[in-house]
Molecule: SAM riboswitch aptamer (S box leader)
Organism: Halobacillus sp. A1
RNA sequence: UUCUUAUUGUGAGAGGUGGAGGGACUGGCCCUGCGAAGCCUCGGCAACGGGUCGUUAGUUUUAGACACUGUGCCAAUUCCAGCAGGUGAUUGUGGUGCCUGGAAGAUAAGAA
Numbered sequence: 001u002u003c004u005u006a007u008u009g010u011g012a013g014a015g016g017u018g019g020a021g022g023g024a025c026u027g028g029c030c031c032u033g034c035g036a037a038g039c040c041u042c043g044g045c046a047a048c049g050g051g052u053c054g055u056u057a058g059u060u061u062u063a064g065a066c067a068c069u070g071u072g073c074c075a076a077u078u079c080c081a082g083c084a085g086g087u088g089a090u091u092g093u094g095g096u097g098c099c100u101g102g103a104a105g106a107u108a109a110g111a112a
Stems, first nucleotide, its partner, number of pairs: 001112008013042005021031003025082004043074003048070003051066003078104001083101006
């Protein structure tokens, strides 16, 4: 990097440094000199993999608990939409509300 599987309306920020961007992409809409990104320190959230405890009649199965370990994360639902279908109102045929599925992205685990 690619592929597969699972999850994606929960949760969790302070200080230092830095000095203009950030929210993946596009369009919106937001955040930001009352200080963006990045980096550092400390803190926190979370059971995805490992581990420990533990449940189940049952060693390989299954519920549950614990941040010890490997990652991850800590504005806004993944901020909203993007493609397709359904449906309501409206109407100038181009927009719009809601619902469902999908795509893309993100994270984890496995494989090549």